This is a predicted structure of a 73-nucleotide RNA (transfer RNA) from a Patescibacteria group bacterium. The sequence was found in a public genome assembly. Taxonomically the source falls in Bacteria candidate phyla (Bacteria). Model confidence (mean pLDDT): 82 of 100. Rfam family: tRNA.
């Protein structure tokens, strides 16, 4: 140096062909227990890798960059 595939919550991951950003674990607080743990409730936690661009409206769709993975020289 060229191809493809990925970066969304502290961790593993969704989000239907562009319309409220969410699961599970994990954290906090609450009930239960002589306590733990486990069960149940409830709550906090997001610059959606980073900049632009299209749209009325981008996690998604264009282009550039970075980081990691793969292939091929």
């Nucleotide at each position: 140096g060229g191809g493809c595939c990925g970066a969304u919550a502290g961790c593993u991951c969704a989000a239907u062909u562009g319309g409220u950003a969410g699961a599970g674990c994990a954290c906090u607080g609450g009930u239960u227990u002589u306590g733990c743990a486990u069960a149940c409730c409830a709550g906090a936690g997001g610059u959606u890798a980073g900049g632009g661009g299209u749209u009325c409206g981008a996690g998604a769709c264009c282009c550039c960059u970075u980081c990691g993975g793969u292939c091929c020289a």